[in-house]
Context: one part of a larger RNA
Molecule: large-subunit ribosomal RNA, domain VI
Organism: uncultured Lachnospiraceae bacterium
RNA sequence: CGCAGGAUAUUUGAGAGGAGCCGUCCUCAGUACGAGAGGACCGGGACGGACCGACCUCCGGUGCACCUGUUGGGGAUCAACCCCACGGCAGGGUAGCCGAGUCGGGACGGGAUAAACGCUGAAGGCAUCUAAGCGUGAAGCCCCCCUCAAGAUGAGAUAUCCCAUCCUAUAAGGAGUAAGACCCCUUGAAGAGUACGAGGUUGAUAGGGCGGAGGUGUAAGUGCGGCGACGCAUUGAGCUGACCGUUACUAAUAGGUCGAGGG
Numbered sequence: 001c002g003c004a005g006g007a008u009a010u011u012u013g014a015g016a017g018g019a020g021c022c023g024u025c026c027u028c029a030g031u032a033c034g035a036g037a038g039g040a041c042c043g044g045g046a047c048g049g050a051c052c053g054a055c056c057u058c059c060g061g062u063g064c065a066c067c068u069g070u071u072g073g074g075g076a077u078c079a080a081c082c083c084c085a086c087g088g089c090a091g092g093g094u095a096g097c098c099g100a101g102u103c104g105g106g107a108c109g110g111g112a113u114a115a116a117c118g119c120u121g122a123a124g125g126c127a128u129c130u131a132a133g134c135g136u137g138a139a140g141c142c143c144c145c146c147u148c149a150a151g152a153u154g155a156g157a158u159a160u161c162c163c164a165u166c167c168u169a170u171a172a173g174g175a176g177u178a179a180g181a182c183c184c185c186u187u188g189a190a191g192a193g194u195a196c197g198a199g200g201u202u203g204a205u206a207g208g209g210c211g212g213a214g215g216u217g218u219a220a221g222u223g224c225g226g227c228g229a230c231g232c233a234u235u236g237a238g239c240u241g242a243c244c245g246u247u248a249c250u251a252a253u254a255g256g257u258c259g260a261g262g263g
Stems, first nucleotide, its partner, number of pairs: 001151001005162007015148004021049007033038001051105005059099004066092005071085005109143003116136004163263001165175003180258004184200005205251003208247005214240003221234005
């Protein structure tokens, strides 16, 4: 821009893409078959490998704004605390993101076929699966399963919402509006930007506060014990990023733009 008014939702599916794998064991059954050795079809069941998808409860990884320990140096000095040294080094670790973790998938079924195997059957009194006609039959083909999809210009469908303003005065054009949308702002397990989603005071969108979970592992100060290093008590203390809940304290203020004319 188009889809013969303007919108908001929900959809149909022409078409396109994905997937499509394999093994072992048990049973049938030591049966059929076979002199024996050996050893099934069909059907039923269990487990597994690789691959693919999703997820983070568990097991783990990471976790440079969480906690702790500690070395050298600096902040004149005790203590406390901070900074520099690869996050100084080391031990742990929430969320998120991950796999080695967890869950799921290939299926079932239908249709038409290939090779092949058949039925009926002439030409050609017989025979013949084929010439007419009719079947069975593959991990393959079409559907079935998953995803995208009406620019499918062949532009589809359904539901709902908005509409009898003004200026020029047929048309065409312009202006302000409706439903609605955008700008702007707070932002997000959305994201390079854009887009998408949640919200903008009639508000829990983000931050902060409060409570909790989880993490770390018993803070500081004080008292007591010890010559002291240090230990014990207060104390599972103190601190705590992303998690859960709650709360308008802070910031989403104020405002602007576009957008139909009865099709």